[in-house]
């Protein structure tokens, strides 16, 4: 240099200049004026995990829902990184994983096939025959996604773990690991198979609503009607039970209000160095405040630098600012969508030294 895998950044910037907008600070009394700011890497999706406010004076337990190899990080998570081990493929790596249990139990596997699990004899082989058959067998064949562990030798009437040897599977020990395991050796012929994103079992987790939550003020209305229950009763943020507290619930007609303030951005915060850790992450110093809207502000124009394309030997010239996309209580994380350039590992090739 070429293909391939995986991963990460960046997706503008500086000045002038108009006009939108928050803040803050000086007048001012609805405007002036000067200062510093103004939409991402995913804001998106709403699948997770919490911070935060409420119910609330109370709880517990079941039923329900999540996860599920090991260790190790986090506020925490179904997330991350480091390791196992299956499986895939180009078998070096790289990718994948819904990865606890089928020897607790029930369940399913359609057709096809003799015969699909406390299952087997259709064709074949062997041996015996009154030639109708009868008896043995699962080594070959069919069928099917599967079909009573493979492979090779022995033995047999003809096979058949019926024996043996390896390999597989179980159990038992020892060594290495925190552990998942992962090797080694001895022992057992070793029917009881797949399937749990089947129903379940077995550990762990786990109240409920949710910024349209809640708090505070202002204001208007109709102390309305009507029907049921009612201490043996009802209500009390999914259900059921038990507790606990309180005295009133529950349906339908129908009328007021739809205003302001506030939660509202100081954070599990961001950059940067140290040092500890294989690494996710963590300690410690510095350094900085970085949008707060309420029918919705964060634009537009010029130059100029940087990224790219194009033409060019080379100065340089022309062209562009492109993609996916717009905060609304907040943060970690996954997922999806992304023009374009650029870098890192790793794996195959190729030239040249």
């Nucleotide at each position: 240099u070429g293909c391939g895998u995986a991963g990460g950044a960046c997706g503008g910037g500086c000045g002038a200049u108009c006009g939108c907008u928050g803040g803050c600070u000086g007048a001012a009394u609805u405007u002036c004026a000067g200062c510093g700011g103004g939409a991402g890497g995913a804001a998106a999706g709403u699948c997770c995990g919490g911070g935060c406010u409420c119910c609330a004076u109370a709880g517990a337990g079941c039923a329900g829902a999540g996860u599920a190899c090991u260790g190790g990080c986090u506020a925490a998570c179904g997330g991350c990184c480091a390791g196992g081990c299956a499986g895939u493929c180009u078998u070096u790596g790289a990718c994948u994983g819904a990865c606890g249990g089928c020897a607790a139990g029930u369940g399913c596997a359609a057709c096809a096939g003799a015969a699909a699990g406390a299952a087997a004899a259709c064709c074949g082989c062997c041996u015996c025959u009154u030639c109708g058959g009868a008896g043995g067998u699962a080594a070959g064949g069919g069928u099917g996604a599967a079909a009573g562990g493979g492979u090779g030798g022995g033995g047999u009437a003809a096979g058949a773990g019926c024996c043996c040897a390896c390999c597989g599977c179980g159990c038992u020990u020892a060594a290495a690991g925190u552990g998942a395991u992962u090797u080694a050796a001895g022992u057992g012929g070793c029917a009881c198979g797949g399937u749990a994103a089947a129903c379940c079992c077995u550990a762990c987790u786990u109240g409920g609503a949710g910024c349209a939550a809640g708090a505070u003020c202002a204001a208007a209305u109709a102390g309305g009607g009507a029907a049921g229950c009612a201490a043996c009763a009802g209500a009390u943020u999914g259900g059921c039970u038990c507790g606990a507290u309180c005295u009133g619930c529950u349906u339908c007609c129908g009328g007021g209000u739809u205003g302001a303030u506030u939660g509202c951005a100081u954070g599990a915060g961001a950059u940067g160095a140290u040092c500890a850790g294989u690494a996710a992450u963590g300690a410690u110093g510095a350094u900085c405040c970085u949008a707060g809207a309420u029918g919705a502000a964060u634009g537009g124009u010029c130059g100029c630098c940087u990224c790219c394309a194009c033409a060019g030997c080379a100065a340089u010239g022309u062209g562009a600012a492109g993609a996916c996309a717009g905060a609304a209580c907040c943060c970690g994380g996954c997922u999806u969508a992304u023009a374009g350039u650029c870098c890192u590992a790793c794996g195959c090739g190729a030239a040249u030294g």

Model confidence (mean pLDDT): 77 of 100. A computed fold for a 353-nucleotide RNA from a Pseudobdellovibrionaceae bacterium, annotated as Bacterial RNase P class A. The gene name in the source record is rnpB. The source organism's lineage runs through Bacteria, Pseudomonadati, Bdellovibrionota, Bdellovibrionia and Pseudobdellovibrionaceae.